Transfer RNA from Candidatus Curtissbacteria bacterium RIFCSPLOWO2_12_FULL_41_16, 75 nucleotides, folded computationally. The RNAcentral record of the sequence draws on ENA. Rfam family: tRNA. It is annotated as a transfer RNA.
RNA sequence: UCCCCUGUAGCUCAAUGGUAGAGCGUCCGACUGUUAAUCGGCAGGUUGUAGGUUCGAAUCCUACCGGGGGAGCCA
Numbered sequence: 001u002c003c004c005c006u007g008u009a010g011c012u013c014a015a016u017g018g019u020a021g022a023g024c025g026u027c028c029g030a031c032u033g034u035u036a037a038u039c040g041g042c043a044g045g046u047u048g049u050a051g052g053u054u055c056g057a058a059u060c061c062u063a064c065c066g067g068g069g070g071a072g073c074c075a
Base pairs, nucleotide, nucleotide: 001071002070003069004068005067006066007065010024011023012022013021018055027041028040029039030038048064049063050062051061052060
């Protein structure tokens, strides 16, 4: 320098054009003599950034940034 994959809740991941969700965790409650376990409930999001396409974008297109892998260069 080039190519591929990837970036979504605190963490791990779904959602492949039409309401952004799940599990775990935090918090609150129930249960218990207390804790743990178990059960119930709430909150939590600029979908990496900036543009574009579209009636409508996490999703499609472009550029950039971060992470991972491969190739190339290496007198």